[in-house]
RNA sequence: UCUGAAACAGGGCAAACCCGUCGAGAGGCGGGGACGCAAAGCCAGGGAUCUCCGGAGCUCGCUCCGCCAGACCGCCCGGUGACCAGG
Numbered sequence: 001u002c003u004g005a006a007a008c009a010g011g012g013c014a015a016a017c018c019c020g021u022c023g024a025g026a027g028g029c030g031g032g033g034a035c036g037c038a039a040a041g042c043c044a045g046g047g048a049u050c051u052c053c054g055g056a057g058c059u060c061g062c063u064c065c066g067c068c069a070g071a072c073c074g075c076c077c078g079g080u081g082a083c084c085a086g087g
Base pairs, nucleotide, nucleotide: 001087002086003085004084012037013036017032018031019030020029021028022027035074041080042079043078045077046076047075049071050070051069053066054065055064056063057062
């Protein structure tokens, strides 16, 4: 540096849902809980998605557009970078 997650060692993370808490919301954090994960480690740099705001349309349910501020890395790409095994 590449490949793999069959096995070995240490093991790691934790979806939905529930409880508490923070937030206007997306969502975050803590506890419980495991659907899964070989980077489901870290970084919002690009795209996607979501929230808020503004505008337009509307069958008043929503839909579309724009930009700012956010969220999300368990959507994809990128950067960085780790255990084991093999080359």